[in-house]
A computed fold for a 478-nucleotide part of an RNA from an uncultured bacterium, annotated as small-subunit ribosomal RNA, 3' major domain.
Context: one part of a larger RNA
RNA sequence: UGACGGGGGCCCGCACAAGCGGUGGAGCAUGUGGUUUAAUUCGAUGCAACGCGAAGAACCUUACCUGGGCUUGAACUUGUGAUGAUCGGUGUAGAGAUAUACUUUUUCUCCUUUACGGGAGGACAUCAUGAGAGGUGCUGCAUGGCUGUCGUCAGCUCGUGUCGUGAGAUGUUGGGUUAAGUCCCGCAACGAGCGCAACCCUUAUCACUAGUUGCCAGCGAGUAAUGUCGGGGACUUUAGUGAGACUGCCCGGGUUAACCGGGAGGAAGGCGGGGAUGACGUCAAGUCCUCAUGGCCCUUAUGUCCAGGGCUACACACGUGCUACAAUGGGCGGUACAGAGUGUUGCGAACUUGUGAGAGUAAGCCAAUCACGAAAACCGUUCUUAGUUCGGAUUGCAGUCUGCAACUCGACUGCAUGAAGUCGGAAUCGCUAGUAAUCGCGGAUCAGCAUGCCGCGGUGAAUACGUUCCCGGGCCUU
Repeated sequence: UGACGGGGGCCCGCACAAGCGGUGGAGCAUGUGGUUUAAUUCGAUGCAACGCGAAGAACCUUACCUGGGCUUGAACUUGUGAUGAUCGGUGUAGAGAUAUACUUUUUCUCCUUUACGGGAGGACAUCAUGAGAGGUGCUGCAUGGCUGUCGUCAGCUCGUGUCGUGAGAUGUUGGGUUAAGUCCCGCAACGAGCGCAACCCUUAUCACUAGUUGCCAGCGAGUAAUGUCGGGGACUUUAGUGAGACUGCCCGGGUUAACCGGGAGGAAGGCGGGGAUGACGUCAAGUCCUCAUGGCCCUUAUGUCCAGGGCUACACACGUGCUACAAUGGGCGGUACAGAGUGUUGCGAACUUGUGAGAGUAAGCCAAUCACGAAAACCGUUCUUAGUUCGGAUUGCAGUCUGCAACUCGACUGCAUGAAGUCGGAAUCGCUAGUAAUCGCGGAUCAGCAUGCCGCGGUGAAUACGUUCCCGGGCCUU
């Protein structure tokens, strides 16, 4: 000077408390440990690993295992020599990689030749050979880059001056105040930098500009009906430019300050809501399997090609989720309302067909034009507390779709089956408002596959006395 204390003071945070809903019990999904295995590829391991890398393991992916092959190699640069266009097609053997037979095609420039042809050079390919390739092999404790975490916490420093023998101190402490080292006052300090805030995006209100593919108040036309048509720019909306909020105004408190409490006006009020933005540093934190890279190691193999298998195993243990245990509900019928996105190898209406998943045919749309396209809610009816008309696991049969191919190992449908489960011990998690809870929709990945992830809207609460205690953090002090 720091760090630490079951030392002290002050202050924050869904940290506790007050509430609401969960997890822990059940079934299933998914990840991990363990075990097993020829292999169950590798990494991640308190918070900050465990629906994590993986935004999608049937083949491929794939790195693992077994077996079959290759050795200048699957891809790349280049020297020398030889040959020739290359590619392709068909047959045979084989699990395939591959091997082999037949066949088709014969490039560009220059010189020479009557012509056939010959010569030189270039590009490309094959073979041989030499440099050298290749490695998801090791070391994240050799590294770059990127990332997590404390933490969007309010801190971390510097120049000059002053003090101290010096390490260092001061400034940055103190009195107030703030979300904030935010601001005010004071002070041997005076200034400054990185952070805070603001500038950026979005959302909430209004005005102007513009009016198609969007909109339809008034006018006209038309239809069984629909902005359908003429037309219109009012409204909604779209997307560009502006306005608006600044403690600006009033009252009170406060040190005449910063600021705090209340009020008016206002769409919005004291940082309006949300996002992006992460200081100096910490954890030899994570990543050599994104990429890059030092060193080491392999080089007829630790490289590379192929088929099949594995990553999907299963006595068990844990994490994260989904579905439930029902009447605020289940079934059936009727009826209404979104937002944000996506679409040409695509989205696919309408019609026909099938109980259905789907299929057939096919309009429109490269999309404010066409399509994907809501559910909870509401209305009516039924069930009457039961392991049930709850719940849907499991299993049998029959199918649909994608795809060379669904056995290991896909999703979905129909019929049948109808398990556990009657609200969950100790313990533990999330959330303070359009939030929790609940309901559906979209997207990335993707041939197919979503209870995960990233977004979107619909319905829409309860509670916060307070800071003694638990956890984490900041400042001063010891």
Source information:
Model confidence (mean pLDDT): 84 of 100. The full RNA is in RNAcentral, with records from ENA and Greengenes.